[in-house]
């Protein structure tokens, strides 16, 4: 320098071949306990890596950039 893959909640990851986002763990509050753990219930948390384009509408399609991994040179 070039090819490919990934980027979504604090962490690990789903998601839809365009109609607007979820799970587990973690966190907060309450019940239970003398207390802790475990367990049960409820709740908070996201500009879907950044910018632009297409579209009535983009996490999804197109372009550029960034970061990470991997392969080639």
């Nucleotide at each position: 320098g070039g090819g490919c893959a990934a980027u979504u909640a604090g962490c690990u990851c789903a998601g839809u071949u365009g109609g607007a986002a979820g799970a587990g763990c973690a966190c907060u509050u309450g019940g239970u306990u003398c207390g802790c753990a475990a367990u049960c219930a409820a709740g908070g948390g996201g500009u879907c890596g950044g910018g632009g384009g297409u579209u009535c509408g983009a996490u999804c399609c197109c372009c550029c950039c960034a970061u990470u991994g991997u392969c080639c040179a």